[in-house]
Context: one part of a larger RNA
RNA sequence: GUCCUCAAGGAACUCGGCAAAAAAUCGGCCGUAACUUCGGGAUAAGGCCUGCCACUAGCAAUAGUGGCCGCAGCGAAAGAUUUCCUGGCAACUGUUUAUCAAAAACACAGCUCCCUGCGAACUCGUAAGAGGAUGUAUAGGGGGUGACACCUGACCAAUGCCAGAAGGUUAAAUAUCGGUGGUGAAUGAACUUCGGUUUUUUUGCUGGCUGAUAUAAGCCCUGGUGAAUGUCGGCCGUAACUAUAACGGUCCUAAGGUAGCGAAAUUCCUUGUCUGGUAAGUUCAGACGCGCACGAAUGGUGUAAUGACUGGGAAACUGUCUCGAGGACUUGCUCG
Numbered sequence: 001g002u003c004c005u006c007a008a009g010g011a012a013c014u015c016g017g018c019a020a021a022a023a024a025u026c027g028g029c030c031g032u033a034a035c036u037u038c039g040g041g042a043u044a045a046g047g048c049c050u051g052c053c054a055c056u057a058g059c060a061a062u063a064g065u066g067g068c069c070g071c072a073g074c075g076a077a078a079g080a081u082u083u084c085c086u087g088g089c090a091a092c093u094g095u096u097u098a099u100c101a102a103a104a105a106c107a108c109a110g111c112u113c114c115c116u117g118c119g120a121a122c123u124c125g126u127a128a129g130a131g132g133a134u135g136u137a138u139a140g141g142g143g144g145u146g147a148c149a150c151c152u153g154a155c156c157a158a159u160g161c162c163a164g165a166a167g168g169u170u171a172a173a174u175a176u177c178g179g180u181g182g183u184g185a186a187u188g189a190a191c192u193u194c195g196g197u198u199u200u201u202u203u204g205c206u207g208g209c210u211g212a213u214a215u216a217a218g219c220c221c222u223g224g225u226g227a228a229u230g231u232c233g234g235c236c237g238u239a240a241c242u243a244u245a246a247c248g249g250u251c252c253u254a255a256g257g258u259a260g261c262g263a264a265a266u267u268c269c270u271u272g273u274c275u276g277g278u279a280a281g282u283u284c285a286g287a288c289g290c291g292c293a294c295g296a297a298u299g300g301u302g303u304a305a306u307g308a309c310u311g312g313g314a315a316a317c318u319g320u321c322u323c324g325a326g327g328a329c330u331u332g333c334u335c336g
């Protein structure tokens, strides 16, 4: 290290019955609760039988009667769920971190919202093109929730989305009207070193710089929208003991948390308080409700069945333990 056995006790071990043990279980007969979506739960639980011989019935399986042996009759080589009570979570079967996590996580059927009228939306690609789909709104794509039952409250102020168009604001082009330039030609004047320089007027080309006017969506604006992102108050007083406040006042807000649940997978104070279970219970179950900081498809509350999930309790069983002991085989080292 792998196994086997053990007096008395029997979970006192431990985070936790982890591990081990026990029971026997896809034979027959009887029997089987709560709950339930009436399918289940259920092999619930629990009890009895099982060999061989003869006879009887039968085609037979098998059944009945009588008898025989043993501690033991599926005579065990192998061989296949321990069970019950009660919570949480997830409806379920399924999927997942190949190699520390299998779960309450993901998915799911169902529900709901949004988009899409077909060369559809959407996705890939620069494009051609392809998927969607040889489909056509009982179809396809996207988001959320997650069977089923009962339900899903208030707020459109902010953000998002949808619709609207009177007004305000607003880009680059473009057009029109100006200002100011660039570059030629002609012309008058002044000066001149006679080469030119400065300047007036007329006219051609150019479209540089700049201003105004006209012009879009958007934004401001007006409405709508929550199974869109989200949000869902404070202070003071008041009843023939006390306590409490149905009630009143006031401030603020878009509106102030409805039903249901609640020391909860959420409760800090906290081992809250009460009841139950134990001789004794920070865990557990049922209540209470001052909810530090539950709450309604980021779903709320229940729920039969299901679960290598998770909490509490019980029976059986045991070397888990009191508390150790003995044995078999095997491996490493030391000695020989």
Stems, first nucleotide, its partner, number of pairs: 001329006008322002012320001017317001027049004035040001037147001051068007069073001082315007089307002094106002110145007122131003148302004153232003158229002160225005167220003174214007181206006188199004233251005260294001261291001272288005